[in-house]
Molecule: c-di-GMP-I riboswitch aptamer
Organism: Nitrospira sp. UBA6493
């Protein structure tokens, strides 16, 4: 270095939930609280999944009156790393 994650050993992390704070929302943050994690450490570059108010700016369809509000999808913009790959860094042990 490179594998595995048994056996230990020092630790970390922090689901839900419940207060406060941002947010239009998905969601974030900070305290409490653990359900779990060998990367539940970083990373939004490929999938997946969520949300969509307002800028610039749209496109498809319904509907109606080939109108005007409107709804519905697509796009655009956004979360989510404990969805899953990728990438980077990284305790400890050696069946």
């Nucleotide at each position: 270095g490179c594998g595995u994650g048994a056996c230990a050993a020092a630790g970390g992390c922090a689901a839900a939930c419940u207060g406060c704070c941002c947010g239009a929302g998905a969601g974030g943050g900070c305290a409490g609280g653990a359900c779990g994690c060998a990367a539940a450490g970083c990373c939004a570059a490929g999938g997946g999944a969520c949300c969509u108010a307002a800028c610039c700016a749209g496109g498809a369809a319904c509907g109606g009156a080939c109108g005007a509000u409107g709804u519905u999808c697509c796009a655009g913009g956004g979360u989510c790393a404990g969805c899953c790959u990728a990438g980077c860094c990284g305790c400890c042990a050696c069946a």